The RNA shown here (transfer RNA) has 76 nucleotides and comes from Saccharimonadales bacterium (SeqCode).

RNA sequence: GGGGCAGUAGCUCAUCGGUUAGAGCAGGACGCUCAUAACGUCUUGGUAGAUGGUUCGAUUCCAUCCUGCCCCACCA
Numbered sequence: 001g002g003g004g005c006a007g008u009a010g011c012u013c014a015u016c017g018g019u020u021a022g023a024g025c026a027g028g029a030c031g032c033u034c035a036u037a038a039c040g041u042c043u044u045g046g047u048a049g050a051u052g053g054u055u056c057g058a059u060u061c062c063a064u065c066c067u068g069c070c071c072c073a074c075c076a
Base pairs, nucleotide, nucleotide: 001072002071003070004069005068006067007066010025011024012023013022018056026044027043028042029041030040031039049065050064051063052062053061
């Protein structure tokens, strides 16, 4: 330098254009227990990497950029 994949909650990940973006783990409260753990109930938490575009409508499609990973090439 060329190509590919990924970026969504504190973490791991769903969501293939249309109710209000969800799950597990984690955090908090309560229940249970002599107590702790486990278990159960409720609950907190998001500008969906950034900016623009397409569309009546974008996490989803397109462009550019940023970050991480992988492959190839080049130099040494």
Record summary: Taxonomically the source falls in Saccharimonadales (SeqCode) (Bacteria, Bacteria candidate phyla, Candidatus Saccharimonadota, Candidatus Saccharimonadia). RNAcentral holds the sequence, with entries from ENA.